Small-subunit ribosomal RNA, 3' major domain from Tsukamurella sp., 477 nucleotides, folded computationally.
[in-house]
Context: one part of a larger RNA
Parts: sequence; structure tokens; C1' cells
RNA sequence: UGACGGGGGCCCGCACAAGCGGCGGAGCAUGUGGAUUAAUUCGAUGCAACGCGAAGAACCUUACCUGGGUUUGACAUAUAGAGGAUCGCCGGAGAGAUUCGGUUUGCCUUGUGCCUUCUAUACAGGGGGUGCAUGGCUGUCGUCAGCUCGUGUCCGGGAAAUGUUGGGUUUAAGUCAGCAACGAGCGCAACCCUUGUCUCAUGUUGCCAGCACGUAAUGGUGGGGACUCGUGAGAGACUGCCGGGGUCAACUCGGAGGAAGGUGGGGAUGACGUCAAGUCAUCAUGCCCCUUAUGUCCAGGGCUUCACACAUGCUACAAUGGCGCGUACAGAGGGCUGCGAUACCGUGAGGUGGAGCGAAUCCCUUAAAGCGCGUCUCAGUUCGGAUUGGGGUCUGCAACUCGACCCCAUGAAGUCGGAGUCGCUAGUAAUCGCAGAUCAGCAACGCUGCGGUGAAUACGUUCCCGGGCCUUGUACA
Repeated sequence: UGACGGGGGCCCGCACAAGCGGCGGAGCAUGUGGAUUAAUUCGAUGCAACGCGAAGAACCUUACCUGGGUUUGACAUAUAGAGGAUCGCCGGAGAGAUUCGGUUUGCCUUGUGCCUUCUAUACAGGGGGUGCAUGGCUGUCGUCAGCUCGUGUCCGGGAAAUGUUGGGUUUAAGUCAGCAACGAGCGCAACCCUUGUCUCAUGUUGCCAGCACGUAAUGGUGGGGACUCGUGAGAGACUGCCGGGGUCAACUCGGAGGAAGGUGGGGAUGACGUCAAGUCAUCAUGCCCCUUAUGUCCAGGGCUUCACACAUGCUACAAUGGCGCGUACAGAGGGCUGCGAUACCGUGAGGUGGAGCGAAUCCCUUAAAGCGCGUCUCAGUUCGGAUUGGGGUCUGCAACUCGACCCCAUGAAGUCGGAGUCGCUAGUAAUCGCAGAUCAGCAACGCUGCGGUGAAUACGUUCCCGGGCCUUGUACA
């Protein structure tokens, strides 16, 4: 000087407390451990692995297993030699890869050409090993307020110190004022995006106040730019103003005006470093290893097993509810190998059909909770929907292993969950639906977004956890 302490002081954070809702009990889904298996490919393992890589495992993917093939190779470049087509099509064998037979035939600048096949050689190839050889990328402490340097100065022999410490009603902040320090860099903040208010400009595919026309009805039509909205450019918030406190410093408390008030809300943005953290299976790459195989092609199987254990979710256990009928209101997205309307058929999944739309125009698209009326009356029920039987629909070469959905029947556990434990401070929690990526289809209840309805509580910092600064002790470096 650091690191550590079941040392101390000060201060923060949904850290505790105060509240609300869960998890832990049940069924199912998904991931993991374990067990099993010919294989159940590999990686991730306290927080920071476990709905994680995977934004889609029936084949493919696919890396695993079994079996069948192949060896200049599925792929690249080059050289030498030998050819002329290669590809495709048809038929036979085969699980297919492949193989046999037939057929078909090149280009031009006419050359030691291009293209392509075979043979040979260099080589290819490896999702094989090492993340403890690495780059790159990422997680974590942590959006925590820290991490450093130059010059100067004090003391000292030196490592060092100072600055960065102390004190402040300071701050979200090493933010600011102050100070033997003066400055500087990376961080903080601001600059960026979005949202909340207004002004100006503009007006189609958007809008419809006023004026007309028309309809059963609808901006449907003429028209209009007021409004909504879209697009673009500006304004606006700065402790700027007033009052109290305060070294009348930083700042803080209250108020006015204002759409918004003290960082307005949200996002992007992650300092020096820590964990030999994670990744050689995104990619790149050193070294090692394989080279008739650890490469490569194919069929089938497996990754979907199941006594059990854990993690994350979904659905419930009901009356603030279930069911039936009627009825209202979003935002954000996606669409041509696509979205697919009106209509008709089917109880339904869906089918027939094809208008319109490369989309502020058309479609996906009826949002749901909500509201109105009716019914059920506390029960394992008109709760709950697992499981199973039967029948279908769709996608796809193909749903047996192993898809989703629909209809009929069946109707399990479950009556609010032990010890313990998690999230959340406002348009948040809770609750309700909608869309998208991946994608032929889908195991999505996941993920990423979007809007609708919309709370309770915070006395306070003693305690638990994590962090920051100062200080102290040390058989530690």
C1' cells in the first nucleotide's frame, strides 16, 4: 500500500420493515440431475447452470446409435496424363446411397482453348482434444461511483503520502462548494432515441366541423383543412421567479405559473478491473490428434425412455365465480411460394371458392377482461379439467415410434398448500386479451413486444443480504 475481520463510524439499495400477489401441496408443460439405453449427441452447474445455447428435434436439422456404402473424397485450388461431353430422361436391381442398361448430346476467338469426366499426386475434410495456449463476443460485481495520471508540495532513507482526506442539513453521482495543491484522462451528467404539451408548414390511402348529394346503413360521393392523425421543423423546464433555512456557499424546504418541476417517465449507453467466470459446437486461430477414418454418403432408430429428485411456468381448487344470450372500447405488428373478404357446406377443427391487397387503401381482425339480462346456490358441484375410448380435420413424400387441432363420451388429483422462499414503490403490482420472430406443420403454457382495467404500502434503518467512503487490528500478500 492492499486484502481480510462473527472490529468501529457514516451512507445507500424492494436489503429489511409496511403492503399486494405468488412459489413450496395437486395435474400438466418445459428444462435439469439421476437411472435406463445400441444411442438416449454436445455444452451451460451457487448468486451469474436448470422455458439456458434451441427465434421451432416426425425426415432434414443431427453432431449420437445400428446397419449398408465410399476413399483425391460431399467441398476448394493446382499440376501431369488419358478422354468428350457433362447434366438430364427412360427402364431394371436395391431400404436408400448407389449401380446396370438404353437414350440424348457441348461452346467459340479452332487453341497445348473454355467446360467437364476419369487416373495419379500435392492436398481436402474433422461439430476430434485443449476456453488452463488464444482472438472476438458475453455474463457478473454494477449504471455501483469509482479507477488513474502529469507538475508541484510536506515529511521520510525508501516503498509511499498529498490531490481523491477532514468538515457540509450537499448530491442519484469523486455532483457541487470549499481546501497546498493546480490541472488532466477514463467513468457521472449532458449531447442520441422514445413518450407527455403547444405552435407553424403540409393533406393521401388518413380526418369530417360547416355546405350540399345519396343510402336500409356507412366519409359512401362532391367538397373541405377546422379537428383527430401522419410527416417535417420549432417552442418548452433552466432551481428561471417568490418566500424560509444554510459559511446567506453548494444546496435544501415550501409556493406560484405551467401539459410537465427539480434527472418529468422509459430506453440505448456498462470506467480501471475481478471471477485462469462462459464459449475451440457461431466464427477465427496456435499446438496436438484422425487420414480405406475421428472424413464422407445413405436408410432406420435415438435426442420424445422413466421408480425418482430439483428448477421455471401454465391451469385450477370456485359465487369478486361457472355457463347461456345480447352489447361496447385498443395499441403494436405481419402479408405475394403471402394475407385471404362477401357467399355456400360442415356441430366443429375445417372445406369449396376466389373479391381485394406488395397495403395509413385490402386482409389477418369478432380484442378479452368490461357492461346488460337470465341461470346455477356452496356440492368434489353446471367447480376443475388430467387421463382414456371412439370418430374426424389440417400440414407434410411420410404423423407407428413422435405433430397440432376438432367433435362425442370419460371425467382423475385438487377444498388455497409444512419448514422455507420469490417478485413488485405507479400507469408499477395484480389482472385481461392481441401481435410477431422461428416456422410446411407444431408439442408456445416459452420468448419478444403491444395495449385494456388498475391497486395497497413505506413508521423507520435496530436487525438479514449486497455495495460505497473513512478508520482500526492482523502469525496474510
Model confidence (mean pLDDT): 81 of 100.